[in-house]
RNA sequence: AGAGUUUGAUCAUGGCUCAGAAUCAACGCUGGCGGCGUGCCUAACACAUGCAAGUCGAACGAGAAAGGCCGGUUUCGGCUGGCCGAGUAGAGUGGCGAACGGGUGAGUAGCACGUGGGUGACCUGCCCUUUGGAUUCGGAUAACCCGCCGAAAGGCGGGCUAAUACGAGAUAAGCCUGAAGAUUCGGUUUUUGAGGGAAAACUUGCUUGGUUUACGGAUCGAGUAAAGGCCGAAGGAGGGGCCCGCGGCCGAUUAGCUAGUUGGGGAGGUAAGAGCUUCCCAAGGCGACGAUCGGUAGCCGGUCUGAGAGGACGGACGGCCACACUGGGACUGAGACACGGCCCAGACUCCUACGGGAGGCAGCAGUGGGGAAUUUUGGGCAAUGGGCGAGGAGCCUGACCCAGCAACGCCGCGUGGAGGAAGAAGGUCUUCGGAUCGUAAACUCCUGUUCGGGGGGACGAUGAUGACGGUACCCCCGGAGGAAGCCCCGGCUAACUCCGUGCCAGCAGCCGCGGUAAUACGGGGGGGGCAAGCGUUGUUCGGAAUUACUGGGCGUAAAGGGCGCGCAGGCGGUCUUAGAAGUUCUGGGUGAAAGCCCUCGGCUUAACCGAGGAAGGUCCUGGGAAACCAUCAGGCUAGAGUGCUGGAGAGGGAAGUGGAAUUCCCGGUGUAGCGGUGAAAUGCGUAGAUAUCGGGAGGAACACCAGAGGCGAAGGCGACUUCCUGGACAGACACUGACGCUGAGGCGCGAAAGCCAGGGGAGCAAACGGGAUUAGAUACCCCGGUAGUCCUGGCUGUAAACGAUGGGUACUAGUGGGGGGUAAUUGAAAGUCCCUCCGUGUCGGCGAUAACUCAAUAAGUACCCCGCCUGGGGAGUACGGCCGCAAGGCUGAAACUCAAAGGAAUUGACGGGGGCCCGCACAAGCGGUGGAGCAUGUGGUUUAAUUCGACGCAACGCGAAGAACCUUACCAGGGUUUGAACUGACCUAGAAAUUGCAGAGAUGUAACUUUCUCUUUUAGAGACUGGGACAGAGGUGCUGCAUGGCUGUCGUCAGCUCGUGUCGUGAGAUGUUGGGUUAAGUCCCGCAACGAGCGCAACCCUUGCCCGGAGUUGCCAUCAGGUUAAGCUGGGCACUCUACGGGGACUGUCGGCGAUAAGCCGGAGGAAGGUGGGGAUGACGUCAAGUCCUCAUGGCCUUUAUGCCCCGGGCUACACACGUGCUACAAUGGGCGGUACAAAGGGCAGCCAACUAGCAAUAGUGAGCGAAUCCCAAAAAGCCGUCCUCAGUUCGGAUUGCAGUCUGCAACUCGACUGCAUGAAGUUGGAAUCGCUAGUAAUCGCGGAUCAGCAUGCCGCGGUGAAUACGUUCCCGGGCCUUGUACACACCGCCCGUCACAUCACGGGAGUGGGCUGUACUAGAAGUCGCUGGGCAAACCCUUCGGGGAUGCAAGCGCCCACGGUAUGGCUCAUGACUGGGGUGAAGUCGUAACAAGGUAACCGUA
Repeated sequence: AGAGUUUGAUCAUGGCUCAGAAUCAACGCUGGCGGCGUGCCUAACACAUGCAAGUCGAACGAGAAAGGCCGGUUUCGGCUGGCCGAGUAGAGUGGCGAACGGGUGAGUAGCACGUGGGUGACCUGCCCUUUGGAUUCGGAUAACCCGCCGAAAGGCGGGCUAAUACGAGAUAAGCCUGAAGAUUCGGUUUUUGAGGGAAAACUUGCUUGGUUUACGGAUCGAGUAAAGGCCGAAGGAGGGGCCCGCGGCCGAUUAGCUAGUUGGGGAGGUAAGAGCUUCCCAAGGCGACGAUCGGUAGCCGGUCUGAGAGGACGGACGGCCACACUGGGACUGAGACACGGCCCAGACUCCUACGGGAGGCAGCAGUGGGGAAUUUUGGGCAAUGGGCGAGGAGCCUGACCCAGCAACGCCGCGUGGAGGAAGAAGGUCUUCGGAUCGUAAACUCCUGUUCGGGGGGACGAUGAUGACGGUACCCCCGGAGGAAGCCCCGGCUAACUCCGUGCCAGCAGCCGCGGUAAUACGGGGGGGGCAAGCGUUGUUCGGAAUUACUGGGCGUAAAGGGCGCGCAGGCGGUCUUAGAAGUUCUGGGUGAAAGCCCUCGGCUUAACCGAGGAAGGUCCUGGGAAACCAUCAGGCUAGAGUGCUGGAGAGGGAAGUGGAAUUCCCGGUGUAGCGGUGAAAUGCGUAGAUAUCGGGAGGAACACCAGAGGCGAAGGCGACUUCCUGGACAGACACUGACGCUGAGGCGCGAAAGCCAGGGGAGCAAACGGGAUUAGAUACCCCGGUAGUCCUGGCUGUAAACGAUGGGUACUAGUGGGGGGUAAUUGAAAGUCCCUCCGUGUCGGCGAUAACUCAAUAAGUACCCCGCCUGGGGAGUACGGCCGCAAGGCUGAAACUCAAAGGAAUUGACGGGGGCCCGCACAAGCGGUGGAGCAUGUGGUUUAAUUCGACGCAACGCGAAGAACCUUACCAGGGUUUGAACUGACCUAGAAAUUGCAGAGAUGUAACUUUCUCUUUUAGAGACUGGGACAGAGGUGCUGCAUGGCUGUCGUCAGCUCGUGUCGUGAGAUGUUGGGUUAAGUCCCGCAACGAGCGCAACCCUUGCCCGGAGUUGCCAUCAGGUUAAGCUGGGCACUCUACGGGGACUGUCGGCGAUAAGCCGGAGGAAGGUGGGGAUGACGUCAAGUCCUCAUGGCCUUUAUGCCCCGGGCUACACACGUGCUACAAUGGGCGGUACAAAGGGCAGCCAACUAGCAAUAGUGAGCGAAUCCCAAAAAGCCGUCCUCAGUUCGGAUUGCAGUCUGCAACUCGACUGCAUGAAGUUGGAAUCGCUAGUAAUCGCGGAUCAGCAUGCCGCGGUGAAUACGUUCCCGGGCCUUGUACACACCGCCCGUCACAUCACGGGAGUGGGCUGUACUAGAAGUCGCUGGGCAAACCCUUCGGGGAUGCAAGCGCCCACGGUAUGGCUCAUGACUGGGGUGAAGUCGUAACAAGGUAACCGUA
């Protein structure tokens, strides 16, 4: 510090995801030791049991027992006295403590907390300092005793008694209250002296006196101010109360809240200010700087993360707050409204004798429960700290110190070290060679952390005291012994192979893996990472600049409000002055400790701990500065505005006027149609339309002018005239003097559609009707037609309200045009030049931008203000609120779901887009196919099998250039298992061949005969053969979607690329585009390109002309011979020809066109002319095209079979369907007879002449020829002649019968041919469709390959030999350029909505249930306060002693008030028959809406 993921690729936008750190964690697997920490996040749920707050005899009175000793007595059971136990235990009065310490985080959004202040408005027990005092008296009461009630808890009555308990009086410096003065005003101080209020001679000690004694003591006095305690006052320290500034959560779908409310006067109350309370008066107070309400939450020091700024959190430790079963209340006290106190109410639990009672673990342990989950009912007060006590002894202390449990976290250590290659065995992989685990192990030599045993043994403790603990630590001995796992290995991300599995099982954080070769699943081996842990899950921050203060954006990605006016707010020109709020400098205070950071130190180290320092705030405060911002005051004129003069304009409103056109009405002329469309029809018209002329009515809109022109804030505004009216602009001067900009809310304007009311209604026209179109057509087209469109008034308030671009100011190259103005020239206009301003366009530089593009009208450079955005879908939906008559508008979510959605540009592909151009592509022609019969292939069906493959073009007379057996792969049956063929090695025996028998044959069996080569020769070796056993063969078994090779196709189309350079962020572009030209990316020119490669062309073959040499088997002109004839012979090689080698054609030449080019057109010459004809030749690539059955080959499968051998059958089946062909349907023909002319081939297991036989197929015989020699071989159409005369025929030949021929082991299934006989369909073929542009089509025959035989197929050959092409609109295919795109598996693409099914979450819903809460009324426990106080009462006073007073208590009443009750609202959660849409879900239905002009351009608003 980044990475993965949208695309074919790219850039940018944007979300999702990952790598890091952390954790009070949990879960899975695993687990050796130690140190230091941490440990109910859930049910503030309920709790058994024990413990957690007592202490003081030096405040006080009273005071046991068990037991022991001694005595008395005894019915020996006991009873009783004294002493010790003991002034002890336990209890009580009194004091102090119990308000600390410990727990928890429910409540609380608050002065609760933090921080800084205030208290002149306060309190403070114990402690410290100072000071003064401490006097005289009194009456009770618990304990105890007696009696009574109660199950208990507990209570009542009577009697006795003490105090540092309680009360009265005295004293009063100071204190308090009141009054007066000063003052900084509840303070301090001075004066006055009216009023008020204290105490414990209490305890101990010491001294001393009395009484008593069992000589210890007990007890009663006096003195003493020594110690403690007490009272008043002042001060301190520490602690607290109250008040204030500032700071820190979310929601506006919470916008208004408030009656003690805000303030004042009086009174009350408190320690103390205050509406804290009450009476009266006033009507205030709070709030968009967010009141109120709702939700959530203890706050902080700090913790985690982060570069920081921030974000998240607040467990442990520390500070504060709140709470103690829930709610209310007070009492006591210095302090509480009190966790282990009280009272009341409620819920719950327990006890009960049913009458009543008891209880509160959110103290420490522990239990149940909840939960993914959180420990021992431990030891000790030794230390630290606390309470009481006399600065005791001591007691108490689940605070605390320790131990225990838990890898929960952090830190440290170990599980051994060195040597050790036969690189062991074994595992895994393998190309079978080896590689790897791996020095790893074994083995040898060591060490001793830890561990076990033994011994010693602390610090913590200044005098005593040690739970921890016989612990830490040290020493000795023993012995490698007891101690390694977890996750991962497709990319991100470090680490690869084998097997299994076969879209299954499974994995997955994201992208995504798995459908037979899975580095992604599971296992093995190996490897990587971390390590007593490792992974997973949850959570937080980070990465995320993905809420952007630091540090983002808004033309098209999400995002500018439809437009204006304008309150608040924010911001604001220039000069001077002042003070100093902001700002800034410098002091002071504070910012607890712990933590973080630095330094040093202590545990062996570290974690951990100690000490010192530093740091930390938007804080408080003193002093200084005055530039900037703000403020005060005073100026200025450049911003803004006012006045004057002008011209421009569809700016707005109102009234009036005009012509053209449509329609309708009336009349005339006139007659059969009109109208409408792609074509039609509906419709109108003989009742007279359309057309045409005249007249009239009515409504709406204003042609030309008209412009990228003008005006307006936007919406918008278009005939003319008048009136009213807004704004902008120019010129020159004067004036005001910052008056400005923006603008949340607010107010106004706001197209069309729509709504209400009333008018109006010509044309147009939703809805609707009809006609067409169509598979359908609720559409597009046509004929009609109502709302509406128009006017007036009112509502609505939205639009793709767009420049998809908020407003303002300033600055930053140019260029063209428009309006207005000034000056010069000119008579004017116009033009030209200069200056300047305003509005409106285009191009373009800098700059900007993801790019497109913007570019003085910014999307540039800056500042100010407003609005808005934060992934897609759900959704602009739901709910709520506001607005509206309604339609609906504004505001505006969530659940759920996806890994994208989206922008710009690029390359392709595509378009029922465009341009240019090709091709038998169409057209123009000729002949076919589709109909018939047959042949052949295919589908289908059938079958034991009908082997397999090929499937649009580019499968289908294709693989197959030859299925009777063989072929043959298929089927049935019969056999065989190292095999029919191959290789290696071992053992063993030996060759062959022939014949018989069985059998369908394979094969089996028998007989017979003989026995290979070499050498180192009783033997061995080699080759070959048989048998046995082993490696291993074999497979036309599967996968052409694992492959090689080969092939088809686009397409013989003109294309496809590269290097360097240049342009672009990039994909890419340029070159290769453009202007011409060509068959061609062929060539020329131009050009940021210059070159090059593969293709094109040429080079090659063939054919057409000529030449040269050559001349047999070819040829025969001349010469000779010769035949019926014939190059037959001699001879010749001239010609033809043959096969070689050359020449020839290159737009070379002429003219024209073109640009002077390339080239094109025409001509000449030429056998041939612009590539002469034909062939071979097939670029980069496409189709997962075809082929595993040619061959090769990975993997899989098979191995007495899926191999091999054999016989027979099948591939030849046959209701059908299709492709390709053949033959025909006839007279341009058929039959018969005669007669002519090829080319190219083939031939020895061959071609076969001639001759003979046969009607013929053919047979017999047999010459020649391995072939320019011989043969196949006749060419056929043609030509000549003749018959047939339009018919199912003398056409046509299928089918069938009979008889034959040939090949072959064999023609039954299943060959070809011949003869005779038979003589089917068919009379030119529907929709549709194929070939061909010249020696072509058509037509005619000939040959060859395969082959024993078998061709209508295939491959070749020649003969005869046309027609047509205007042309490129259309169909098909292709090339180039361009355009659009939502396509990229690329239009056979993409994609929308309803319906059906499944499932999920949500809304509505008669309601139902719960929680919280408002208001009104009711009710009213306990309790404070107030009033009353007739009942009761010891202290003080008076008294005639009866009593009275004072004071107090009970009781009653009143205010307040908790839990409740009634009524009525609000918010919220859950649930609800039914219902609504939404999301999601490999292969459902219907259509085709969108993307191309998407086939009616699309989209927005509205009905």

Notes: Model confidence (mean pLDDT): 84 of 100. Predicted 3D model of a 1503-nucleotide RNA (small-subunit ribosomal RNA) from an uncultured prokaryote. Its Rfam family is "Bacterial small subunit ribosomal RNA".